Transfer RNA from a Promethearchaeati archaeon, 74 nucleotides, folded computationally.
[in-house]
Order: sequence, then C1' cells, then structure tokens
RNA sequence: ACGCCAAUAGUCUAGUGGUAGGACUUCAGCCUUCCAAGCUGGAAACCCGGGUUCGAAUCCCGGUUGGCGUACCA
Repeated sequence: ACGCCAAUAGUCUAGUGGUAGGACUUCAGCCUUCCAAGCUGGAAACCCGGGUUCGAAUCCCGGUUGGCGUACCA
C1' cells in the first nucleotide's frame, strides 16, 4: 500500500429491513442469624458521516479503530 473480516450497555454476546434481546455487572426489595447462592423489579448499548427506503443496528458509499492475509522497504 492492497484485500478480507469485525465494531451493539462497564464486559461478553444475539438480532441481517418493522418495539434492540440475553448473560455477567450494577441498584432496590424479598429470602437468610449474617454472607454467598437464589427469587422479583429497575438502570445501562447499535463507532462516525452520507445515501436508499414509508421505515436502517440491519442494505449501499465514504471515514475511523481493531484483527488477519499479501506485497514492498529495512
């Protein structure tokens, strides 16, 4: 430099056009002599810009960051 892949709560991850879901976490309550575990409820996210569409996290283009590969230089 080029190509491919990826980016979603603090962390991990599902969702491939139509209400963003789960686990861990965290907060409150219940339970317990207390803690842990368990139960109930709450909080918390679509990398950025543009396009297409009635509607975009999802499709397209560009960018950013990361990973992998190839090439080049040393």
Model confidence (mean pLDDT): 81 of 100. It was read from a public genome assembly. The organism belongs to Promethearchaeati, within Archaea.